[in-house]
Context: one part of a larger RNA
Molecule: large-subunit ribosomal RNA, domain IV
Organism: Candidatus Omnitrophota bacterium
RNA sequence: CCCUUGUUAAGGAACUCGGCAAAAUUACCCCGUAACUUCGGGAGAAGGGGUAUCCCGCCCGGUGAAGAUGUUACAAUUUUUAGCUAGGCGGGAUCACAGAAAAAUGGCCCAGGCGACUGUUUAGCAAAAACACAGCACUCUGCUAAGUCGUAAGACGACGUAUAGGGUGUGAUACCUGCCCAGUGCUGGAAGGUUAAGGGAAUUUGUCAUCUUGCCGCAAGGUGAGAGAAGCAGAGAACCGAAGCCCCAGUAAACGGCGGCCGUAACUAUAACGGUCCUAAGGUAGCGAAAUUCCUUGUCGGGUAAGUUCCGACCCGCACGAAUGGUCUAACGAUCUGGGCGCUGUCUCAACAAGGGACUCG
Repeated sequence: CCCUUGUUAAGGAACUCGGCAAAAUUACCCCGUAACUUCGGGAGAAGGGGUAUCCCGCCCGGUGAAGAUGUUACAAUUUUUAGCUAGGCGGGAUCACAGAAAAAUGGCCCAGGCGACUGUUUAGCAAAAACACAGCACUCUGCUAAGUCGUAAGACGACGUAUAGGGUGUGAUACCUGCCCAGUGCUGGAAGGUUAAGGGAAUUUGUCAUCUUGCCGCAAGGUGAGAGAAGCAGAGAACCGAAGCCCCAGUAAACGGCGGCCGUAACUAUAACGGUCCUAAGGUAGCGAAAUUCCUUGUCGGGUAAGUUCCGACCCGCACGAAUGGUCUAACGAUCUGGGCGCUGUCUCAACAAGGGACUCG
């Protein structure tokens, strides 16, 4: 010097990102206990008091000898008196700094954010405000259900049947959940447009019997050119032709979206009011410098001697807002933020002690 512990004058968070760590509280009995509240809670709220040993008395229990009653005898019953004894209450006394004498065994309060809650999670840096949740809503599914796995058989769903099952979103409760269907999606519609395979064959191409014709040859014949029926083969227009798409409606607890400029009141300021442009419609209630606010340590108030955090307001919302839910909320939380009481070596500022290392020898 390091580690693990113990104690500490005076002060008591001045430490620090932050009371991290430590200290403090702690058991049982009694008294007492606020706001708020979903009337269950909050609550062990908070805050107080008691606790040892001996003696005496009382109370309530346990056991209950002997006696008495009873019986043929046991059994059983009975009260009193005993004896022993658990517990409680009252009075008195005694000893300590200290009586739950050791160990073990809640610190508490106030305000706010988030999430209702118990639960779940990153086995090995994150336990949370994330996930789940009961509740709510939309949607699909009539049973050989929808959906899922599988090529299939088959299985799950379910030996269930719409108070059931699947999917999606939201996330207890309370009060609520505004406007927009133009876009995308979904559902419904079928008049018209478009349209595949397929049907359909007009037309056309190749080949070719045959015919015409050139050249060579005395002839037989050979070799070219052209036209070309039927058949076979190839190409193939018009026209017919479903769903879908175009189209027409509905639907936002479907995906989503929810304006700009200018002027105006008898101080000033502001604009209930007016004008104009655009849109599918222009953000309603509620909340708001917020887990969202850039400017920003916004401004005002509170708390402090002093407060970029915190709480209450204001509203100029860069860029809140209503089941991608809005707002409030008792209870709950190893959650996050701010404040206070108690308590302390966290600190002012360090000291001492114990054990183990370090150091020397081996």